[in-house]
Context: one part of a larger RNA
RNA sequence: CUGGGCGUAAAGCGCACGUAGGCGGAUCUUUAAGUCAGGGGUGAAAUCCCGAGGCUCAACCUAGGAACUGCCUUUGAUACUGGGGGUCUAGAGUCCGGGAGAGGUGAGUGGAACUGCGAGUGUAGAGGUGAAAUUCGUAGAUAUUCGCAAGAACACCAGUGGCGAAGGCGGCUCACUGGCCCGGUACUGACGCUGAGGUGCGAAAGCGUGGGGAGCAAACAGGAUUAGAUACCCUGGUAGUCCACGCCGUAAACGAUGGAUGCCAGCCGUUGGGCAGCUUGCUGUUCAGUGGCGCAGCUAACGCUUUAAGCAUCCCGCCUGGGGAGUACGGUCGCAAGAUUAAAACUC
Repeated sequence: CUGGGCGUAAAGCGCACGUAGGCGGAUCUUUAAGUCAGGGGUGAAAUCCCGAGGCUCAACCUAGGAACUGCCUUUGAUACUGGGGGUCUAGAGUCCGGGAGAGGUGAGUGGAACUGCGAGUGUAGAGGUGAAAUUCGUAGAUAUUCGCAAGAACACCAGUGGCGAAGGCGGCUCACUGGCCCGGUACUGACGCUGAGGUGCGAAAGCGUGGGGAGCAAACAGGAUUAGAUACCCUGGUAGUCCACGCCGUAAACGAUGGAUGCCAGCCGUUGGGCAGCUUGCUGUUCAGUGGCGCAGCUAACGCUUUAAGCAUCCCGCCUGGGGAGUACGGUCGCAAGAUUAAAACUC
């Protein structure tokens, strides 16, 4: 270079934006770069190939042909691709009218519960467990009533419901703000798709500085269990969990399924719109989502099936036997933890 692949066998970057690049709608015209055809020049010799000839044959040698798949130049062709120009509206976007939503950020606010504190009632137990003990309690606990404080999370609604690119998002109110859907078809006129590098976002844990700290709880301590018990169970309990700012940049970051576009039987739910009908809460239909089943097709099977893993096109990423190893070394990044890029010997 080529081939075959990537749901579960090795293999889809965690996700997006976007540079270069690659690819790109309909129609008319022009050009003739790619493309195709003809001519000319060149493509040294040797080698290779073919049929001859010479050494007794062969290797070898001699003469000839073909070939040298290429390059240059010239004359044409114009379907396709490219370049130039014009037109268009089916892609894309704008505008107008509606709509749903835990989308994001900030500020404020509410009730339940847990815990602590104060006060009242009240008395001997309470906790906890398989059973216990550590623990708390006559300095008055547990229980119960009232009040106060503080922090964190938001029962019911709640739904294979909604929103978001992913991570993710759930009490209520306000402010600011992103995206999406439906209808109209007024406007622009291919403005598009993908995207190496790059940039940004990115759960939890962890790190830095300063706050906060109710509950929970790594570490740790004690009590049990046990042959032992550095565990499972119990009583405590510090980081942390929370907030602000700054890092980290990883996850079974999963649909283990990259993005975009078109096409290919249906049936049943559900969410948000539109339209039509009537008996006004139903039916039919049409978009956009989200589920279940299923034909064709695909698949090694399991299964997937208009939300494809079907049929195709474009672009990117990745794989190439197991171990060694996602390791060593080097580079880059990081405060560190480490992340990322990424071998070989050896071995089966």
Background:
Small-subunit ribosomal RNA, central domain from a metagenome, 348 nucleotides, folded computationally. The coordinates come from a structure-prediction model, not an experiment, and the mean pLDDT is 89. The full RNA is in RNAcentral, with records from SILVA. Rfam family: Bacterial small subunit ribosomal RNA. Its family is annotated with ribosome and structural constituent of ribosome in the Gene Ontology.